[in-house]
This is a predicted structure of a 508-nucleotide part of an RNA (large-subunit ribosomal RNA, domain I) from an uncultured Nitrosomonadaceae bacterium. The prediction has a mean pLDDT of 83. Rfam family: Bacterial large subunit ribosomal RNA. Its family is annotated with ribosome and structural constituent of ribosome in the Gene Ontology.
Context: one part of a larger RNA
């Protein structure tokens, strides 16, 4: 120095677990905000710090429920001071408080600060002060009336925020066409605006075909057809058939005419706290019994988790069954109540039946349809009717047919979506997997910003977490002790492999 065998380090794979994430499913919400939101600086405990509450009344204060013996949130235990069956802590409802910044709004501003008028009050502190709309009141110019324009007051008027879903508005490029320039991607992305809990649509100037249908929306099917297309890449319907869910309706006048809405009581249901729940002992092994082995029992409860291993019967649950001062939702009945409401109530009669608009020229966009033979639709521009004896459509256009009534509005439900709340599941993951995060993570850290972005779970059933002695300065260590087990010892489950020692054997 290799070889081979033992034995240790040194590492953290593997297995095993799971508090955490993924992905479903039903129901429930579908909003929060000037009565100051979301999300934030500060503070705030007996006690320094972080993290949850909280907010100068500060892990908290009142009231009204449950509830019943212990509590003073957790990291984290021990002290200290106290609450507590005259019912604490906890759980639910309600209100009180609510610091500064933020739509922030009194002025300003480099967020969490600076500075102020003006009332009220001896103070100390309290209230008040942005726009803009909307209604109304005093006012009030050029310019007589007036009207603009000031000025005050009133508003639970607007603002900001919020995962997707929704309408509208503006609106690309990679890319594909194997280049690229009409085309594509794609009216996507992204950016504005606005709105519900769904949003658009919607009660035929619609389809059809000579039958006839009978408002919108969604799905299957028609069908990758029919067409559209440097007829290339691609884009691509409708009609009709069956299926979800179905609802129609309004205005101007006048007459009649109750049963809406609202409003009060009463009353049921639900949801937000709960309560009440049946049945098991012995033996063996073992630290430990829920396992074995022997006998029970219960069951409208054998879902599930916990307990020193696997427990219907030991603990929580769970089936069932019960239950609310109080606040939400929602039914239903008495009463009042008159149509007060933009579903502009219902009936009966009358009246009306939408013009710079349909229609045309140019130029544009939508339509599956790219000017084509190109209808429909919208419109920037420039023209421009009829008016029910009338009008628009039936894919140039023309006649006959037929078939509706534009140029006012409204409309529930089937459809789309989950930031979210509860419950349930999973031939989903199982710590390099599953969220970017199982751990105080959008955290450390990194960047001038935007923005970028980790790593990190496991003793043990119970800290019983090693008294005391012993080398050591200390780190460790070596007895002793605890435990079933300390080669479970806090760098603490299990403990591959690279890699590094050491014992013995060979070899050299």
């Nucleotide at each position: 120095u290799g070889c081979a065998u033992g034995u240790g380090g040194u590492g953290g794979a593997u297995g095993c677990c799971u508090u955490g994430g993924c992905g479903a499913u039903u129901a429930c919400a579908g909003g929060c905000g000037a009565u100051g939101a979301a999300g934030g600086g500060c503070g705030u405990g007996g006690a320094a710090g972080c993290c949850u509450g909280c907010g100068a009344a500060a892990a908290g204060c009142u009231c009204c429920g449950g509830g019943g013996a212990g509590c003073u949130g957790g990291c984290a235990a021990a002290c200290a001071a106290g609450c507590a069956u005259u019912g604490a802590u906890c759980c639910g409802g309600a209100g009180a408080u609510g610091u500064c910044c933020g739509a922030a709004u009194g002025g300003g501003g480099a967020a969490a600060c600076c500075c102020g008028g003006c009332c009220c009050g001896c103070a100390a502190g309290g209230g008040u002060c942005a726009a803009c709309c909307u209604u109304g009141a005093c006012u009030g110019a050029a310019u007589a009336c007036a009207u603009a324009g000031g000025u005050c007051a009133a508003g639970c008027g607007u603002a900001g925020c919020g995962a997707a879903c929704c309408u509208g508005g503006u609106g690309a490029a990679c890319u594909g066409a194997a280049a690229c320039a009409u085309c594509u991607a794609a009216g996507u992305a992204a950016c504005c605006a606005g709105a519900g809990g769904a949003a658009u649509a919607g009660a035929a100037a619609u389809c059809a075909a000579c039958c006839g249908a009978g408002a919108u929306u969604c799905c299957c099917a028609g069908a990758g057809u029919a067409g559209c297309g440097g007829c290339g890449a691609g884009c691509g319907a409708a009609a009709u058939g069956g299926g979800a869910u179905c609802a129609g309706c309004c205005u101007c006048c006048a007459a009649c005419u109750u049963u809406u809405a609202g409003c009060a009581c009463u009353u049921g249901a639900a949801c937000u706290a709960a309560u009440c729940a049946a049945a098991c002992c012995g033996u063996c092994u073992g630290g430990a019994a829920a396992g074995u082995c022997g006998g029970g029992c219960c069951a409208u409860a054998g879902u599930g988790g916990g307990u020193g291993a696997u427990a219907g019967c030991c603990c929580c649950g769970u089936a069932g069954a019960u239950g609310a001062a109080a606040g939400u939702u929602u039914g239903a009945g008495u009463g009042u109540g008159g149509a007060a409401c933009u579903a502009g109530g219902g009936u009966u009669g009358g009246a009306a039946c939408a013009a710079g608009u349909a229609g045309g020229g140019c130029g544009g966009g939508a339509c599956a349809c790219g000017a084509g033979a190109a209808a429909u639709c919208c419109u920037g521009u420039u023209u421009g009717a009829a008016u029910a004896u009338g009008g628009g459509g039936g894919g140039a256009c023309c006649a006959u047919c037929c078939u509706c009534c534009a140029a006012g509005g409204c409309u529930a439900a089937a459809u789309a979506c989950u930031c979210g709340u509860a419950a349930u599941c999973g031939a989903c993951c199982g710590a390099u997997a599953g969220u970017g995060a199982a751990c105080c993570a959008g955290u450390a850290c990194c960047g001038u910003g935007a923005g970028g972005g980790a790593a990190a779970g496991g003793c043990g059933a119970a800290a019983a977490g090693a008294a005391c002695c012993c080398c050591g300065g200390a780190a460790g260590g070596g007895g002793a002790g605890u435990g079933a087990a300390a080669u479970a010892g806090a760098u603490c489950c299990u403990g591959a492999a690279a890699c590094c020692g050491c014992g013995u054997g060979c070899a050299u």